The RNA shown here (transfer RNA) has 74 nucleotides and comes from a bacterium. The coordinates come from a structure-prediction model, not an experiment, and the mean pLDDT is 82. It matches the Rfam family "tRNA". By type it is a transfer RNA.

[in-house]
RNA sequence: GGGGCUGUAGCUCAGCUGGCUAGAGCGCUUCCAUGGCAUGGAAGAGGCCAGGGGUUCGAAUCCCCUCAGCUCCA
Numbered sequence: 001g002g003g004g005c006u007g008u009a010g011c012u013c014a015g016c017u018g019g020c021u022a023g024a025g026c027g028c029u030u031c032c033a034u035g036g037c038a039u040g041g042a043a044g045a046g047g048c049c050a051g052g053g054g055u056u057c058g059a060a061u062c063c064c065c066u067c068a069g070c071u072c073c074a
Base pairs, nucleotide, nucleotide: 001073002072003071004070005069006068007067010026011025012024013023019057028044029043030042031041032040033039050066051065052064053063054062
């Protein structure tokens, strides 16, 4: 320098055939059950989907550029 893959909640990820204006598990907060712990149950907070631009009525999803990580080739 070139090719490929990945980037979504604090962490691990799903969603990637465009359309209920974003979910799961763990973690966190509050409450209930227990004398307390563990445990179980209920509720809640937390993400503008790596950044920018474009296409579209509409983009996490398609296209382009950039950044970061992993990997292959030279």